[in-house]
A computed fold for a 102-nucleotide RNA from a bovine gut metagenome, annotated as SAM riboswitch aptamer (S box leader).
């Protein structure tokens, strides 16, 4: 840089001790213990393996290997449309990100 996905899912475990949620603003989480490490779990993007088919391809399964993930919709935020007395809500799009594969 390209492309796919981001509404689901995942411990009342051990060590550890104060911070954490990308950035900014807000708002949250945290000593009824943060980060981090270990174990465990979830998922199924890539590889492998199994089944299947209209077989250079497609579908289903498995979870052994490679990643990833395990508060809040990617916590919200910007724009448009609709709804609402209001607080605000819904849908679509965008910004910035995250993860996989190339």
């Nucleotide at each position: 840089c390209u492309u796919a996905u981001c509404a689901a899912g995942a411990g009342a475990g051990g060590c550890g001790g104060a911070g954490g949620g990308a950035a900014c603003u807000g708002c949250c989480c945290u000593g009824u213990g943060a980060a981090g490490c270990c174990c465990g779990a979830c998922a199924a993007c890539c590889u492998g393996c199994c089944c299947u088919u209209a077989c250079a391809g497609g579908g289903g399964g498995u979870a052994a290997g490679g990643u990833g993930u395990c508060a809040a919709u990617u916590c919200a935020g910007c724009g448009a449309a609709g709804c609402u007395c209001a607080g605000g809500c819904u849908u679509c799009g965008g910004c910035a990100g995250a993860u996989g594969a190339g």

RNAcentral holds the sequence, with entries from MGnify.